[in-house]
Context: one part of a larger RNA
RNA sequence: GAGUAGCGAUAAUGGGAGUGAAAGACUCCCACGCCGAAAGUCCAAGGUUUCCUGCGCAACGCUAAUCGGCGCAGGGUGAGUCGGCCCCUAAGGCGAGGCGGAAACGCGUAGUCGAUGGGAAACAGGUUAAUAUUCCUGUACCGUUCAUAACUGCGAUGGGGUGACGGAGAAGGCUAAGUUGGCCGGGUGUUGGUUGUCCCGGUUUAAGCGUGUAGGUUGAUCUCUUUGGAAAAUCCGGGAGAUUAAAACUGAGACGUUAUGACGAGCACCAUUUAUGGAGCGAAGUAACUGAUGCCAUGCUUCCAGGAAAACCCUCUAAGCUUCAGGUUAUGAAGACCGUACCCUAAACCGACACAGGUGGACAGGGCGAGUAGCCCAAGGCGCUU
Numbered sequence: 001g002a003g004u005a006g007c008g009a010u011a012a013u014g015g016g017a018g019u020g021a022a023a024g025a026c027u028c029c030c031a032c033g034c035c036g037a038a039a040g041u042c043c044a045a046g047g048u049u050u051c052c053u054g055c056g057c058a059a060c061g062c063u064a065a066u067c068g069g070c071g072c073a074g075g076g077u078g079a080g081u082c083g084g085c086c087c088c089u090a091a092g093g094c095g096a097g098g099c100g101g102a103a104a105c106g107c108g109u110a111g112u113c114g115a116u117g118g119g120a121a122a123c124a125g126g127u128u129a130a131u132a133u134u135c136c137u138g139u140a141c142c143g144u145u146c147a148u149a150a151c152u153g154c155g156a157u158g159g160g161g162u163g164a165c166g167g168a169g170a171a172g173g174c175u176a177a178g179u180u181g182g183c184c185g186g187g188u189g190u191u192g193g194u195u196g197u198c199c200c201g202g203u204u205u206a207a208g209c210g211u212g213u214a215g216g217u218u219g220a221u222c223u224c225u226u227u228g229g230a231a232a233a234u235c236c237g238g239g240a241g242a243u244u245a246a247a248a249c250u251g252a253g254a255c256g257u258u259a260u261g262a263c264g265a266g267c268a269c270c271a272u273u274u275a276u277g278g279a280g281c282g283a284a285g286u287a288a289c290u291g292a293u294g295c296c297a298u299g300c301u302u303c304c305a306g307g308a309a310a311a312c313c314c315u316c317u318a319a320g321c322u323u324c325a326g327g328u329u330a331u332g333a334a335g336a337c338c339g340u341a342c343c344c345u346a347a348a349c350c351g352a353c354a355c356a357g358g359u360g361g362a363c364a365g366g367g368c369g370a371g372u373a374g375c376c377c378a379a380g381g382c383g384c385u386u
Stems, first nucleotide, its partner, number of pairs: 013031006032383004040363004046343002050341001051075006060068002080141002082339003086119003092113003098107003122139005142335001144334009153321002158316004166303004172296003177290005182203006188196001204262002208257003215250004219244008228236002263285001266281002269278003304307001349358002365377004
């Protein structure tokens, strides 16, 4: 220079009460304003205690601070079913023997790892200051091992099936959700009118089990036969014949049950004091319409560029076992280990910062609208730390 520029989105504050040494900024109440395909909610990645409570205000916070993602202390993350681990494989990695190389090492078979993919099973309500599909209540389900009982042709590292998949397009059936009526509870106006076709609020309930629908796929069952499936096969495939008009498989939703339960507007009680906390009672709980980008559907139609693999699962036999073992059904017991707090379009991640930048997925209310546009609102969250 200079007490100058600046104090990081122009979404916005005002009043009352409280606390306190001190209040524009903290807490509570009232009003106003802003977002609302977000500036709301839930995850993945990443962060790693930032979560909750008490006590503090030196420093940090672009000002003050009684406040804080700050300091100190204490507390907090509960799983057979969510995710991982586990079984399986992809690209790719490693790689016994092996091949190459002077060596270091490179390549690679059998194998073994490797998810961003495939593979069993849980929902609703309640509860904490802080966790919950994890705790509690109620109602369920799954596979393995062991035990018991009954019945019984079982058996794989092999065969077959399945798993199993592209783009585009169209129509249909549903549900979520919403709207309106009905029903239930309450209100009836301080300003002219408003007892009415008025106003406000509520009208919620899962998985599972039973039934097997709209729809989709394949004709189905049986007998005989056998150059194929590296051996075998009753399985798959090929061939021949008989019977039959339906049958089998799949499949949202609806309905019933779950539920004489839960929840529920509200009512009223107790405690303490206005951050409230605790226990209790509890109405109606329906119909129609609109209607998804969600489900049926990895479906259907169509096109050429022709769109993973393996395990699980089903089935077939081989060696073998056949009073055993194994298999099926029922009942009972067990179901470990790791993650789980909190942030997550952000003041907690990546940007040296509490930085107008960047960051994958899910949810998707109302009015007008073709619409996830735009404008205004709900739930919810904020007024961006001079």

Notes: Large-subunit ribosomal RNA, domain III from Arenicellales bacterium WSBS_2016_MAG_OTU3, 386 nucleotides, folded computationally. NCBI's taxonomy places the organism under Bacteria, Pseudomonadati, Pseudomonadota, Gammaproteobacteria, Arenicellales. The full RNA is in RNAcentral, with records from ENA. Model confidence (mean pLDDT): 83 of 100.